Description
Predicted 3D model of a 71-nucleotide RNA (transfer RNA) from a hydrothermal vent metagenome.
RNA sequence: UGGGGUGUCGUCUAAUGGCAGGACACCAGGUUCUGGCCCUGGCGGUCGGGGUUCGAAUCCCUGCACCCCAG
Numbered sequence: 001u002g003g004g005g006u007g008u009c010g011u012c013u014a015a016u017g018g019c020a021g022g023a024c025a026c027c028a029g030g031u032u033c034u035g036g037c038c039c040u041g042g043c044g045g046u047c048g049g050g051g052u053u054c055g056a057a058u059c060c061c062u063g064c065a066c067c068c069c070a071g
Stems, first nucleotide, its partner, number of pairs: 001070007010024004018054001026042005047063005
């Protein structure tokens, strides 16, 4: 430099173009003599910008980061 792939809560992982969910972690409460386990609740995310559409995590364009292949 060329080609391909990936990008969603702190981490992992879902979501036919139609309410962005779950698990772990974290926080609060319950339980316990204390802690852990367990139970209940809470916090928190679509890589950036633009476009298409009534409606975009999803489709299109562009940029960025990472991975693979080729030279």